Bacterial RNase P class A from Usitatibacter sp., 311 nucleotides, folded computationally. The RNAcentral record of the sequence draws on ENA. Its mean pLDDT, the model's own confidence on a scale to 100, is 79. Rfam family: Bacterial RNase P class A. Rfam classes the family as a ribozyme. The organism belongs to Usitatibacter, within Bacteria.

RNA sequence: GAAGCAAGCCAGGCGGUCGCUGUGCCACGCAUGUCGCACAGAGGAAAGUCGGGACUCCACAGGGCAGCGUAGCGGGUAACUCCCGUCCGCCGUGAGGCGAGGAUCAGAGGAACAGAGACGAGCCUGGUCUUUCGGGACCGGGGUGAAACGGCCAAUCUCUACGCGGAGCAACACCAAGUAGGCAGACGACGACGUGGCCCACCGAGUCUGCGGGUAGGUGGCUUGAGCCGUGCGGCGACGCACGGCCCAGAGGAAUGACCGCUGGGACUCGAAAGAGUCCACAGAAUCCCGCUUACCGGCUUGCUUCACUU
Numbered sequence: 001g002a003a004g005c006a007a008g009c010c011a012g013g014c015g016g017u018c019g020c021u022g023u024g025c026c027a028c029g030c031a032u033g034u035c036g037c038a039c040a041g042a043g044g045a046a047a048g049u050c051g052g053g054a055c056u057c058c059a060c061a062g063g064g065c066a067g068c069g070u071a072g073c074g075g076g077u078a079a080c081u082c083c084c085g086u087c088c089g090c091c092g093u094g095a096g097g098c099g100a101g102g103a104u105c106a107g108a109g110g111a112a113c114a115g116a117g118a119c120g121a122g123c124c125u126g127g128u129c130u131u132u133c134g135g136g137a138c139c140g141g142g143g144u145g146a147a148a149c150g151g152c153c154a155a156u157c158u159c160u161a162c163g164c165g166g167a168g169c170a171a172c173a174c175c176a177a178g179u180a181g182g183c184a185g186a187c188g189a190c191g192a193c194g195u196g197g198c199c200c201a202c203c204g205a206g207u208c209u210g211c212g213g214g215u216a217g218g219u220g221g222c223u224u225g226a227g228c229c230g231u232g233c234g235g236c237g238a239c240g241c242a243c244g245g246c247c248c249a250g251a252g253g254a255a256u257g258a259c260c261g262c263u264g265g266g267a268c269u270c271g272a273a274a275g276a277g278u279c280c281a282c283a284g285a286a287u288c289c290c291g292c293u294u295a296c297c298g299g300c301u302u303g304c305u306u307c308a309c310u311u
Base pairs, nucleotide, nucleotide: 001307002306003305004304005303006302007301008300009299010298012263013262014261015260016259017258018257020041021040022039023038024037025036027034028033043282047293048292050291051290052289053288054287055168056167057166058165062200063199064198065197067164068163069162070161071160072086073085074084075083076082087101088099089098090097091096102159103158107157108156109153110152123142124141125140126139127138128137129136130135172220173219174218175217182211183210184209185208186207187206194202227246228245229244230243231242232241233240234239265280266279267278268277269276270275
């Protein structure tokens, strides 16, 4: 100097004018609003909905079958199919990356073509024994093929071990409105309904279908959380503990915008240069959090590996 591997950070900045949402304060007002001030206001993936939960509700979450999930060993975490370490296997010169990692004597199933034959069948041939002379049994060799007295595949079914109630903020709670608590039928104490299917147990009174009629507006849930940052200690590490600091959207058909000026970074073109011009990704919260996967213009920092040259 070039090329890589791993980890972390940023996602333009500053100023001005007007506008939007939330919270707090103040004033007006007696309506759920108006004016003013202060503070805050869409991501590293908000995406996919693939995993796991927090939370809410449903019998008491009981037993079993079916079904589903995981799979070396040890640890982390609220938990996980996630993360860390390590063994083994594969890829890479290497730093590193990936993993489909229990079981083939419990049983099935599969493997194109070639070959006689790919689970008990068997082509050509040599030898030994035997023969009712057709042959039979055993041992060896050859040929086809990746593989032929035997192996491969379980990310094929399956077996083993362990684990798993269900539904989801459109959960759920409260207020308001409204008629027809209507008519008919079926089932139900010989037990209806009872949060995936079936059975048992339990509970104890309504459940389902058809026709017909009425209403459907609002409030909460709603953002202080397994939260973030810093320092120290322990640990190979994931991470844990202690102390200190910070508050960082809560819309409700859906806010976070528009314009102007200066300026930062990158790519391309023109130019001898100075400089000028054009373009700049993936992409918008909706109960919240932890992961995984996918998309992506660029910039910065640290550690490590390989190559070339110089000293």